A computed fold for a 331-nucleotide part of an RNA from Candidatus Vidania fulgoroideorum, annotated as large-subunit ribosomal RNA, domain IV.
Lineage of the source: Bacteria > Pseudomonadati > Pseudomonadota > Betaproteobacteria > Candidatus Vidania.
Its Rfam family is "Bacterial large subunit ribosomal RNA".
[in-house]
Context: one part of a larger RNA
RNA sequence: CCCGGGAGAAGGAACUCGGCAAAAUAAUAUCGUAACUUCGGGAUAAGAUAUACCUUUAUCAUUACAUAAAAAUAAUAAAGGUCUCGAUAACUGACAGCUGCGACUGUUUAUUAAAAACACAGCACUCUGCAAACAUGUAAAUGGAAGUAUAGGGUGUGACGCCUGCCCAGUGCUGGAAGAUUAAAUUUUUUUAGUUAAAGCUUAAAAAUUAAGUCCCAGUAAACGGCGGCCGUAACUAUAACGGUCCUAAGGUAGCGAAAUUCCUUGUCGGGUAAGUUCCGACCCGCACGAAUGGCGUAACGAUGGCUGUACUGUCUCCUCCCGGGGCUUA
Numbered sequence: 001c002c003c004g005g006g007a008g009a010a011g012g013a014a015c016u017c018g019g020c021a022a023a024a025u026a027a028u029a030u031c032g033u034a035a036c037u038u039c040g041g042g043a044u045a046a047g048a049u050a051u052a053c054c055u056u057u058a059u060c061a062u063u064a065c066a067u068a069a070a071a072a073u074a075a076u077a078a079a080g081g082u083c084u085c086g087a088u089a090a091c092u093g094a095c096a097g098c099u100g101c102g103a104c105u106g107u108u109u110a111u112u113a114a115a116a117a118c119a120c121a122g123c124a125c126u127c128u129g130c131a132a133a134c135a136u137g138u139a140a141a142u143g144g145a146a147g148u149a150u151a152g153g154g155u156g157u158g159a160c161g162c163c164u165g166c167c168c169a170g171u172g173c174u175g176g177a178a179g180a181u182u183a184a185a186u187u188u189u190u191u192u193a194g195u196u197a198a199a200g201c202u203u204a205a206a207a208a209u210u211a212a213g214u215c216c217c218a219g220u221a222a223a224c225g226g227c228g229g230c231c232g233u234a235a236c237u238a239u240a241a242c243g244g245u246c247c248u249a250a251g252g253u254a255g256c257g258a259a260a261u262u263c264c265u266u267g268u269c270g271g272g273u274a275a276g277u278u279c280c281g282a283c284c285c286g287c288a289c290g291a292a293u294g295g296c297g298u299a300a301c302g303a304u305g306g307c308u309g310u311a312c313u314g315u316c317u318c319c320u321c322c323c324g325g326g327g328c329u330u331a
Base pairs, nucleotide, nucleotide: 001326002325003324004323005322006321007320008319010317011316014315019312027051028050029049030048031047036041038159052082053081054080055079056078057077058076059075061073062072063071083086094310095309096308097307098306099305100304101302102301106118107117122157123156124155125154126153127152128151134143135142136141160297161296162295163294165227166226167225170224171223172220173219174218175217176216179215180214181213185209186208187207188206190205191204193202194201195200228246229245230244231243232242255289256286267283268282269281270280271279
């Protein structure tokens, strides 16, 4: 020096990206226990007290016993006494407050990621009438299913609560059938060329008939998706409930908002600190939130992200000593 332990004056997070690590808490009994809440929880909430040993008494049980008394043992309770004041070892929750995300238990990158990602119950749309849809397979066949629409497949969302606005112009899907367009094929006619006397055949051209589809007409957004400019106006100023105009399929509703989204930005104001780019609460000027690509809330839950306080400590001010092992040096 390295690894693993033990102790530490005064201070107590000043350390650090961050209390990382360590310390602290811890058992049993009794008392006591808030906000919030889906009334189940939260909760071992928080917090407080007792705990050793000896003696006596009471209750209850057991052992033993023919029965009773007496005795012994264990538990509980009460009283008294003694000191070193007691869960004497080990095992053995730190706690509280605010907030983001995800409801939850669960799953995941075997070998740098456990999460806010996946799944989930619930919700919705859509397909499927059974030889089902769908999937595997060249096929036979098989799964679906020894099931039958309260079933099965696909897609999206993701407990629960309150809700889920407007747009069908584009793309898609579903339905419609008057017209337009349209293949091979069929038919017919005339013509071209070859062969030929002709017919026929072959070759080339033209016309008529003709399917789905497309064009067309509707519906459909919990289908893919989309959801505006400019100008003026109120008796201080400012702002604009109001008006004008252009464009659009329709111009973003409720709710939320510097947010896991805010560039400018450490926005502004308030709180907490002596001092706060983080945090919490507001404002709204949303560069570029927004409603199942779900919006906003939410008790409980989380080896989840951010912030704070109490306790505690060698994390630190600032290092010191001790023990064990290794390394190293010498013999």